Predicted 3D model of a 350-nucleotide part of an RNA (small-subunit ribosomal RNA, central domain) from an uncultured bacterium. The full RNA is in RNAcentral, with records from Greengenes. It matches the Rfam family "Bacterial small subunit ribosomal RNA".

[in-house]
Context: one part of a larger RNA
RNA sequence: CUGGGCGUAAAGAGUACGUAGGUGCCCGCCCCAAUUUUCUGUUAAAUUUUCGGGCUCAACUCGAAAACUGCAGAAAAUAUUAGGCGGGUUGAGACCAGAAGGGGCAGGCGGAAUUCCUGGUGUAGGGGUGAAAUCCGUUGAUAUCAGGAAGAACACCAAUGGCGAAGGCAGCCUGCUAGUCUGGUUCUGACACUGAGGUACGAAAGCGUGGGGAGCGAAAGGGAUUAGAUACCCCUGUAGUCCACGCCGUAAACGAUGCUGGCUAGGUAUCGGAAGCAUCGACCCUUCUUGUUCCGUAGCUAACGCGUUAAGCCAGCCGCCUGGGAAGUACGGCCGCUAGGCUAAAACUC
Numbered sequence: 001c002u003g004g005g006c007g008u009a010a011a012g013a014g015u016a017c018g019u020a021g022g023u024g025c026c027c028g029c030c031c032c033a034a035u036u037u038u039c040u041g042u043u044a045a046a047u048u049u050u051c052g053g054g055c056u057c058a059a060c061u062c063g064a065a066a067a068c069u070g071c072a073g074a075a076a077a078u079a080u081u082a083g084g085c086g087g088g089u090u091g092a093g094a095c096c097a098g099a100a101g102g103g104g105c106a107g108g109c110g111g112a113a114u115u116c117c118u119g120g121u122g123u124a125g126g127g128g129u130g131a132a133a134u135c136c137g138u139u140g141a142u143a144u145c146a147g148g149a150a151g152a153a154c155a156c157c158a159a160u161g162g163c164g165a166a167g168g169c170a171g172c173c174u175g176c177u178a179g180u181c182u183g184g185u186u187c188u189g190a191c192a193c194u195g196a197g198g199u200a201c202g203a204a205a206g207c208g209u210g211g212g213g214a215g216c217g218a219a220a221g222g223g224a225u226u227a228g229a230u231a232c233c234c235c236u237g238u239a240g241u242c243c244a245c246g247c248c249g250u251a252a253a254c255g256a257u258g259c260u261g262g263c264u265a266g267g268u269a270u271c272g273g274a275a276g277c278a279u280c281g282a283c284c285c286u287u288c289u290u291g292u293u294c295c296g297u298a299g300c301u302a303a304c305g306c307g308u309u310a311a312g313c314c315a316g317c318c319g320c321c322u323g324g325g326a327a328g329u330a331c332g333g334c335c336g337c338u339a340g341g342c343u344a345a346a347a348c349u350c
Base pairs, nucleotide, nucleotide: 004321005320006319007304008303012318014201015200016199017198021194022193023192025088026087027086028085029084030083033081034080035077036076037075038074039073040072041071042070048066049065050064051063052062053061054060091191092188093187094186095184096183097182098181099180103177104176105175106174107173108172109171110154114150115149116148117147118146119145120144121143125136126135162169163168206247207246208245209244210243211242215241216240220236221235222234223233258317259316260315261314262313263312266295267294269292270291272289273288274287275286276285299306300305323350324349325348332343333342334341335340
C1' cells in the first nucleotide's frame, strides 16, 4: 500500500490565474521502452515450507526438494501505456448574428433629507426618557417661510430578482473596459482538466502622507439607573467613517459543502435567450437551453437532512484531518512602518 475520512463530530486553502508535476478524446500505421509469457544464468550457507532420517519424544539436528527476493541475458506477444507518423471532430477555442445585467474604471449631472449660516414671521418653551436630568432657549430657541453653504448616502422601483472568481456591486447620463448566455455549425484540430511552489485580487477595522468632515460615532466628559454600573438609556463628543496615493492580508471571507467531466424520476416558481403554434400584434400554450428558489423518487446519511445547482453513482487533480487542554501559543524563519500575519511544536496534564 491493500483498506479511513473532511455540510453540522477533527478536517475544503477567502478567491482566481498559472509553473513544475499528475491525469487526459476517436481511427490507422510504425516501434517494442513499460507490460506479459517462455527459456538460460545468478540470487553463498544458515533461516522459512514440505517430505524423510537421528537423539526414548520435543526443542534441536541431518538429508532431499521447494519456496522467497530481485538482477542480467535471449526469444516471443502487441490489447493497454510511453515514443514516432498520419487522419478525424464530439472535448476546448475561434468566428458570425442576436440578448440581458447594481460586473469594473473614469468624468459629469440630479432631487429628497440632515446640519450650519443670513434674513422674515412669532413667543416661551424645546429636547429627551420607563420616568427624569445633564443639554438648548428672552443675546429670542423649538415651529414656520425665503435664500445660501457643506458633506455623505441614493426612498419608491426592489424581488424568493440581476451581475461578478471571491471580496463585493444599486440615483441618472456619457466614455473606456471585462465576462456570460442563446442561435448558426463557418474555421482551428486535443490546443484539455487539475495545479505543489509562485503571482494577482481580497469586507470591515487598523497604519502612513495630504485633503475633507454634514450625519453617525470607538475613546473621553457629563446626566440617569443601580448595592455598585468602568454597561445597557440620555446629552455632548475625538479618532474614524469620505477622497487621493501607499501599506495591512485577516473574517461565522459560510452553501460552515475545492475544481473539472460524465451518469441517475419528476413537479413547481422565476430571470435571460431561441424555435414552434397562435395572433393584426403582444400575451397564453408547447419544446430546447443558461441561471436562481422550493418540494420530492431512487440512492446516500449517525441523525438532521441532501436529493440533475447532490451530501446519489463514477473518474482526474489539488488542499486538509488523526483525542481534549497546553495552542493557532513558544522558539526559529519569512513578511509588515505599527498593529500584527504566515509557517508551527514540546514538556506537562486529563